[in-house]
RNA sequence: CUUAUCAAGAAAGGCUGAGGGAUAUGGCCCGACGACGCCUUGACAACCUAUCCGACUCCGAUGUCGUGAAAAGGUGCCAAUUCCAACCCGUAAACCGGGAUAGAUAAG
Numbered sequence: 001c002u003u004a005u006c007a008a009g010a011a012a013g014g015c016u017g018a019g020g021g022a023u024a025u026g027g028c029c030c031g032a033c034g035a036c037g038c039c040u041u042g043a044c045a046a047c048c049u050a051u052c053c054g055a056c057u058c059c060g061a062u063g064u065c066g067u068g069a070a071a072a073g074g075u076g077c078c079a080a081u082u083c084c085a086a087c088c089c090g091u092a093a094a095c096c097g098g099g100a101u102a103g104a105u106a107a108g
Stems, first nucleotide, its partner, number of pairs: 001108006011041005019030003025085003042078001044076001047074003051069002053066004082102001087099004
């Protein structure tokens, strides 16, 4: 940079000790009943690889596909929708909804 996904799901123990929730800002929330972070173990999930099943094409599958299975390997993830908003639109306004931007993850 490209493509796909982001309303589901899943926590205990130990260490540490003051901020943390990506981002200037606003809101809201988590946090000395110990958050955040790190380590261990466990879970969740099914993006990629391998495996199995089914369908299709084919001389033949070693190819292609699947609201398929499973969970061994590579990742990811385990407060709140990516916590919400911001910018645009529906719309004059609120709520609400849709989209964009940004971000995260995977594969290339």
Molecule: SAM riboswitch aptamer (S box leader)
Organism: soil metagenome